[in-house]
A computed fold for a 70-nucleotide RNA from Luteitalea sp., annotated as Fluoride riboswitch aptamer (crcB RNA motif). Lineage of the source: Bacteria > Pseudomonadati > Acidobacteriota > Vicinamibacterales > Luteitalea. The model forms 100% of the base pairs in the Rfam consensus. Its mean pLDDT, the model's own confidence on a scale to 100, is 76.
RNA sequence: AUGAGAGCUGGCGGUGGGGUCCGCCAUAACCGUCGCGUCGCCCGACGCGGCCAAUGACUCCUACAGCAGC
Numbered sequence: 001a002u003g004a005g006a007g008c009u010g011g012c013g014g015u016g017g018g019g020u021c022c023g024c025c026a027u028a029a030c031c032g033u034c035g036c037g038u039c040g041c042c043c044g045a046c047g048c049g050g051c052c053a054a055u056g057a058c059u060c061c062u063a064c065a066g067c068a069g070c
Base pairs, nucleotide, nucleotide: 009026010025011024012023013022016061017060018059019058020057021056032051033050034049035048036047037046038045039044
């Protein structure tokens, strides 16, 4: 110097917060989907438009939406 492993800690798992658990990453993990257009094409990126969803999983709160009752 590089590689691997372990512990602690931190971050991440398409929209907020809390609890528990799981997974991933340590300069990476992660950055939803569809249609159209542009970059010559592929790959990829960018722009525009549409759609689902506040969970990684469970649960609670909050925000939003629909229906019904008072």
The RNAcentral record of the sequence draws on Rfam.